[in-house]
RNA sequence: UGGGUCGACAAGACGGUCGCGUGGUCCUUCGGGACCCCGAGGAACGUCCGGGCUCCGCAGGGCAUGACGGUGGGUAACACCCACCCGGGGUAACCCGCGAGAACAGUGCAACAGAGAGUAGACCGCCGGUGCCGCAAGGCAGCGGUAAGGGUGAAACGGUGGUGUAAGAGACCACCAGCGGCCGUGGCGACGCGGUCGGCUGGGUAAACCUCGUCGGGAGCAAGGUCGAACAGGAAGCGCUACGGGUGGCCCGCCCAGCUUCCGGGUAGACCGCUAGAGGCGUGCGGCAACGUACGUCGUAGAUAGAUGACCGUCCACCGCGGUGCGUUCGCCGCAGCGCGGAGACAGAACCCGGCGUAUCAGUCGGCCCAUUCC
Numbered sequence: 001u002g003g004g005u006c007g008a009c010a011a012g013a014c015g016g017u018c019g020c021g022u023g024g025u026c027c028u029u030c031g032g033g034a035c036c037c038c039g040a041g042g043a044a045c046g047u048c049c050g051g052g053c054u055c056c057g058c059a060g061g062g063c064a065u066g067a068c069g070g071u072g073g074g075u076a077a078c079a080c081c082c083a084c085c086c087g088g089g090g091u092a093a094c095c096c097g098c099g100a101g102a103a104c105a106g107u108g109c110a111a112c113a114g115a116g117a118g119u120a121g122a123c124c125g126c127c128g129g130u131g132c133c134g135c136a137a138g139g140c141a142g143c144g145g146u147a148a149g150g151g152u153g154a155a156a157c158g159g160u161g162g163u164g165u166a167a168g169a170g171a172c173c174a175c176c177a178g179c180g181g182c183c184g185u186g187g188c189g190a191c192g193c194g195g196u197c198g199g200c201u202g203g204g205u206a207a208a209c210c211u212c213g214u215c216g217g218g219a220g221c222a223a224g225g226u227c228g229a230a231c232a233g234g235a236a237g238c239g240c241u242a243c244g245g246g247u248g249g250c251c252c253g254c255c256c257a258g259c260u261u262c263c264g265g266g267u268a269g270a271c272c273g274c275u276a277g278a279g280g281c282g283u284g285c286g287g288c289a290a291c292g293u294a295c296g297u298c299g300u301a302g303a304u305a306g307a308u309g310a311c312c313g314u315c316c317a318c319c320g321c322g323g324u325g326c327g328u329u330c331g332c333c334g335c336a337g338c339g340c341g342g343a344g345a346c347a348g349a350a351c352c353c354g355g356c357g358u359a360u361c362a363g364u365c366g367g368c369c370c371a372u373u374c375c
Base pairs, nucleotide, nucleotide: 001371002370003369004368005367006366007365008364009363012315013314014313015312016311017310018309020039021038023036024035025034026033027032041346045357046356048355049354050353051352052351053220054219055218056217065216066215067214068213069212070084071083072082073081074080085099086097087096088095089094100211101210106209107208108205109204123150124149125146126145127144128143130141131140132139133138158176159175160174161173162172163171177201179198180197181196182195183194184193185192186191224272225271226270227269233263234262235261236260237259238258244256245255246254247253279298280297281296282295283294284293285292286291316344318342319341320340321339322338324336325335326334327333
């Protein structure tokens, strides 16, 4: 210098004008108004996991069902994080793993191609008899042997070399790979390394059922709690003094109206829950790390159909074009000013917290690896 890989940061700043919401002070004609303070995120998102909190349920056991699954640690907990192991990829930094079960408990599944796809399989080939044809070489038919060679496939019952055989075959032998047992050794462990023995080898799929182990009660802030109307309509009661209407004039009675209580409804609505929490930041200590711990320090969203925005100006970082100066390995190469233009994303709290996943214009910085050049 070029390429790669991993990580961190930031998510424009300031001023002006107008606008929105909570709170405070003041004013008010109770409708509201004036001023001041504060007012989203790294993901507030998806609501996919795990917890706090709240209410309900719960003697104990079993069944069913869901999630998880190398080992050790972290944590309130997790499907998250850290370290390591094993397997795979990469020259390397590093990345990926939905990593229990030698798919010998059982059941199932495998398109197309292929003779055969599962206690394999004779299509071609190879070999041995038999029959027929042929002077012969050999050919044809049928029977049997054979998994070494060909061919199909993602996958065809270890690999290489030899012995052996009619031809062949772990049938046998040597080495190698794989699996299992035993011994030694390192590690808390997963597991590694070394030696020895064995049968020779048992295909794939468990994000198919299943088996084993571990964990899980349900519903969610519209949880839950406190206060609590009005109208329509309905029910019961009152009607003594005075009092309205109807029942053809009058009295009783009855009905309507009136009054009281209850239902409507613990409904509508208001308030609490509600934001100080497993909290952030800094330093020290313990730990490889995740993280833990001590001390110091900080504190300002809480709306309820849902406020946190828009415009203008200057600057900031970036990109493109033009032009100037300097450097130059001479290349529209590098650096520094200037002018013009562009663009500043994704997205938005709704009880809170820890994760995961996804989105994000244009960027900045750093660690490590590889290649190349110079000293």